[in-house]
C1' cells in the first nucleotide's frame, strides 16, 4: 500500500430474507432458602449496536466513509 473478515451490556457471544418494546450465559445488585456461607429459585441494573453521513414510512441489518483490532499479499 491492496484484498478479507470483526466492532451489539462489566466479560463470551446470538441476531445478516430490514419490521412491534434490542437479547442469552456469565458477572453485578437485591429479595427469598440457611445458624451462617455455598448452591438454588424470583427479581432489577447496565446498551448513542465502534463515530459520522445516506436510502426507507421504518435500519444491528443495506450504501459510502472514517476509525480500531486480526489476517492474506505485496
Nucleotide at each position: 500500500g491492496a484484498c478479507c473478515g470483526u466492532u451489539u451490556a462489566g466479560c463470551u457471544c446470538a441476531g445478516u430474507u430490514g419490521g412491534u418494546a434490542a437479547g442469552a450465559g456469565c458477572g453485578u445488585u437485591g429479595c427469598a432458602u440457611u445458624c451462617a456461607c455455598a448452591u438454588u429459585g424470583c427479581a432489577a441494573a447496565g446498551g448513542u449496536c465502534g463515530g459520522g453521513g445516506g436510502u426507507u414510512c421504518a435500519a444491528a441489518u443495506c450504501c459510502c466513509u472514517c476509525a480500531a483490532c486480526g489476517g492474506u499479499c505485496a